[in-house]
Context: one part of a larger RNA
Molecule: small-subunit ribosomal RNA, central domain
Organism: uncultured bacterium
RNA sequence: CUGGGCGUAAAGGGCGCGUAGGUGGUAUGACAAGUCAGGUGUGAAAGACCCAGGCUUAACCUGGGAACGGCAUUUGAGACUGUCAUGCUUGAGUCUGGGAGAGGAUAGCGGAAUUCCUAGUGUAGAGGUGAAAUUCGUAGAUAUUAGGAAGAACACCGGUGGCGAAGGCGGCUAUCUGGAACAGAACUGACACUGAGGCGCGAAAGCGUGGGGAGCAAACAGGAUUAGAUACCCUGGUAGUCCACGCCAUAAACGAUGAGUGCUAGACGCUGGAAGGUUUACCUUUCAGUGUCGCAGCUAACGCAUGAAGCACUCCGCCUGGGGAGUACGGUCGCAAGAUUAAAACUC
Numbered sequence: 001c002u003g004g005g006c007g008u009a010a011a012g013g014g015c016g017c018g019u020a021g022g023u024g025g026u027a028u029g030a031c032a033a034g035u036c037a038g039g040u041g042u043g044a045a046a047g048a049c050c051c052a053g054g055c056u057u058a059a060c061c062u063g064g065g066a067a068c069g070g071c072a073u074u075u076g077a078g079a080c081u082g083u084c085a086u087g088c089u090u091g092a093g094u095c096u097g098g099g100a101g102a103g104g105a106u107a108g109c110g111g112a113a114u115u116c117c118u119a120g121u122g123u124a125g126a127g128g129u130g131a132a133a134u135u136c137g138u139a140g141a142u143a144u145u146a147g148g149a150a151g152a153a154c155a156c157c158g159g160u161g162g163c164g165a166a167g168g169c170g171g172c173u174a175u176c177u178g179g180a181a182c183a184g185a186a187c188u189g190a191c192a193c194u195g196a197g198g199c200g201c202g203a204a205a206g207c208g209u210g211g212g213g214a215g216c217a218a219a220c221a222g223g224a225u226u227a228g229a230u231a232c233c234c235u236g237g238u239a240g241u242c243c244a245c246g247c248c249a250u251a252a253a254c255g256a257u258g259a260g261u262g263c264u265a266g267a268c269g270c271u272g273g274a275a276g277g278u279u280u281a282c283c284u285u286u287c288a289g290u291g292u293c294g295c296a297g298c299u300a301a302c303g304c305a306u307g308a309a310g311c312a313c314u315c316c317g318c319c320u321g322g323g324g325a326g327u328a329c330g331g332u333c334g335c336a337a338g339a340u341u342a343a344a345a346c347u348c
Base pairs, nucleotide, nucleotide: 003320004319005318006317007302008301012316014201015200016199017198021194022193023192025088026087027086028085029084030083031082033081034080035077036076037075038074039073040072041071042070049065050064051063052062053061054060091191092188093187094186095184096183097182103177104176105175106174107173108172109171110154114150115149116148117147118146119145120144121143125136126135162169163168206247207246208245209244210243211242215241216240220236221235222234223233258315259314260313261312262311263310266293267292268291269290270289271288272287273286274285275284276283277282297304298303321348322347323346330341331340332339333338
């Protein structure tokens, strides 16, 4: 390379938008590039292959055949692919309608709790643990009452509930704004799918500048525990956690399962919409989503099973024994931390 693969054995890119490229619904007509059939020319000889023959045989040599999987040209075919033309509506999109939602951004507001401050009551303990101690407290703590300040997070509702491409999103209100589902079938008429590069988004931690800082809490200090204890437990506590702007670009970024389309038994829930029945509860049907079980089939097994890991097609990414190593060197990016691309010697 071929082949075979990628839920858990090596292997799905963290996610999207999209360029080139690849692939592409249905009808008719035209063309004849691909495709198919025939003819002609060429495809040197030798060698190789097959059959004969000549040296006593073989090697070797001679003759004949087939082949030369190709190219060019020409005559046709017109199914399929392609190109052109004209259409179609099922794919895709637009429109109209009434609904659902922690989807995003900004501003404002709220109550509980916590800590601190002030004042009152009140007196000797409080706190903490397996037990203690460090710690706080007669300069009046803990407890309790009233008032005030600050920051962060939003109990109950809350749910294999909802929304989002993923990361993720949860108090309330307003403004701006994205997407999806359903119903109607009015409009466009293949406008589609995928997507190397590219661009954008991307938890936490971390970085830069300026704010903020209640609680929590790496580092750090002390007290315990212990043979030791650079830990687990306790008392403190700084970065950080929060906000604005700018970086970083990684995660068990997981469904460890790329995206799209079609087909292939069912049963039982939940969410949103629609239609019908019944009637204010509910039932049936249907579409979309989200779950549990289960047949065929698949799988090494576990398991998956109409939201497939089944049956097929299109496009992309990735794997190819373990270690060395996701490392070195070089390149690119970054303020740095580092990220990304990515070997070899050697060894089993």